[in-house]
Molecule: SAM riboswitch aptamer (S box leader)
Organism: Gemmatimonadota bacterium
């Protein structure tokens, strides 16, 4: 990196250096010199993974009282990552359906699903 699964509308800062970007990318529309991004000290948030405890709920084995696996719920911040503007900031592609409108074409607004991204866990 590649594949696979899973979950993205919650949630969270305070200072030094430094200086002009930055939010994947295109369109947008933001945020930024009242300080981006980066680095650096501390601080904090819980999404997976270890952890701890609750329920005995569903499958299976069976020496009947126990195990093994899947599942919910809480906790905590010891690890190992991740994260700290805006729903994944909005959208791109397919679809349904509403509004404008005599119809079409156009233009708008609301759900669905896919794709592309991010994180994590597994697997190479």
């Nucleotide at each position: 990196u590649a594949c696979u699964c899973a979950u993205c509308g919650a949630g969270a800062c305070c200072g030094g250096c430094u200086g002009a970007g930055g939010g994947a990318c295109g369109g947008g529309c933001c945020c930024u010199u009242u300080g981006a991004a980066g680095c650096c000290g501390g601080g904090g948030c819980a999404a997976c993974c270890g952890g701890g405890g609750c329920a005995c709920g569903c499958g299976c084995g069976u020496u009947c009282a126990c195990g093994c696996g899947c599942a919910g719920c809480c906790c905590a911040g010891c690890g190992g990552u991740g994260c700290c503007a805006a729903c994944u900031c909005c959208u791109g592609c397919g679809g349904a359906c509403c509004c404008u409108g005599g119809a079409c074409c156009g233009g708008g607004a609301u759900c669905c699903g896919a794709g592309a991204g991010a994180u994590g866990a597994g697997c190479c």